[in-house]
Context: one part of a larger RNA
RNA sequence: CUGGGCGUAAAGCGUACGUAGGCGGUUUUGUAAGUAGGCUGUGAAAGCCCCGGGCUUAACCCGGGAAUGGCAGUCUAAACUACUCGACUAGAGAACAGCAGAGGGAGGUGGAAUUCCUGGUGUAGCGGUGAAAUGCGUAGAGAUCAGGAAGAACACCGGUGGCGAAGGCGACCUCCUGGGCUGUAUCUGACGCUGAGGUACGAAAGCGUGGGGAGCAAACAGGAUUAGAUACCCUGGUAGUCCACGCCGUAAACGAUGAGAACUAGCCGUUGGGGGUAUUUAAACCCUUCGUGGCGCAGCUAACGCGAUAAGUUCUCCGCCUGGGGAGUAACGGCCGCAAGGUUAAAACUC
Numbered sequence: 001c002u003g004g005g006c007g008u009a010a011a012g013c014g015u016a017c018g019u020a021g022g023c024g025g026u027u028u029u030g031u032a033a034g035u036a037g038g039c040u041g042u043g044a045a046a047g048c049c050c051c052g053g054g055c056u057u058a059a060c061c062c063g064g065g066a067a068u069g070g071c072a073g074u075c076u077a078a079a080c081u082a083c084u085c086g087a088c089u090a091g092a093g094a095a096c097a098g099c100a101g102a103g104g105g106a107g108g109u110g111g112a113a114u115u116c117c118u119g120g121u122g123u124a125g126c127g128g129u130g131a132a133a134u135g136c137g138u139a140g141a142g143a144u145c146a147g148g149a150a151g152a153a154c155a156c157c158g159g160u161g162g163c164g165a166a167g168g169c170g171a172c173c174u175c176c177u178g179g180g181c182u183g184u185a186u187c188u189g190a191c192g193c194u195g196a197g198g199u200a201c202g203a204a205a206g207c208g209u210g211g212g213g214a215g216c217a218a219a220c221a222g223g224a225u226u227a228g229a230u231a232c233c234c235u236g237g238u239a240g241u242c243c244a245c246g247c248c249g250u251a252a253a254c255g256a257u258g259a260g261a262a263c264u265a266g267c268c269g270u271u272g273g274g275g276g277u278a279u280u281u282a283a284a285c286c287c288u289u290c291g292u293g294g295c296g297c298a299g300c301u302a303a304c305g306c307g308a309u310a311a312g313u314u315c316u317c318c319g320c321c322u323g324g325g326g327a328g329u330a331a332c333g334g335c336c337g338c339a340a341g342g343u344u345a346a347a348a349c350u351c
Stems, first nucleotide, its partner, number of pairs: 003322004007304002012318001014201004021194003025088003030083002033081002035077008049065006091191001092188003095184005103177007110154001114150008125136002162169002206247006215241002220236004258317006266295005272289006299306002323351003333344004
């Protein structure tokens, strides 16, 4: 390289948008680049292969034939691909009418709890553990009542419930704003899919500047435990956790399963929408659709398992893998970063 693969053995980029490129619905006309066929030319000789011949044979040599990935010219065909003219509506999008939602951003508001402060009541303990001790407390703690302050998070509802591309999103109200679903079948008429580079978003931790700091809590200190205990347990406690702006760009960023499309038994739940049966409504039942779950046939799979939300049967496009260690490396170099480091990514050596 070919091939074979990528849920768990090596392997799906964290996610999306999108450039080039690749691929692309139904139908009419034309063209003839691809495609198919014919003819012509060329594809030197030698060699290889086949037939025949010459040296006593062979090697070797001679003659003829065949073969020669192909290339070019020309003629023909027009199904398919492409291009072209026109048309279509099943893909895609738009319109209109509805619907659900912790989707995002900003501002405001609320109650419970915690801690602290002030005051009242009140007296000797509190706290903590396996047991203790450090710690707090007669300068009045803990308990309890009233008031005040502050920060952070939003119990119940809450649900294999919902929304979002992913990360993620949960008190309430207002404003701004993205997407989705359903119905009608009104409009556009292939406008589509994927996507190397690229761009944007991207938990936590971490970094910069300025705020904030109740609780929690790396580091740190002390008390225990222990042979030791740089831990697990306890008492404290600083960064941090919170806010604004700017970086970082990673993760078991997981469904360890790329995106899109089509097809392929059933059964049982459930969110949102639509239709129907009967009815006064509600509830119920049936059908349908978008999700989200549990089983399961065929099929697939090394097995486990997957099974219309496929890991089944196929198509298109992208990414990735190619024995273990060295090593996803403080390698070297490039790019990015304030740094931490990230990304790209070897080799010697070794089994």
Molecule: small-subunit ribosomal RNA, central domain
Organism: uncultured prokaryote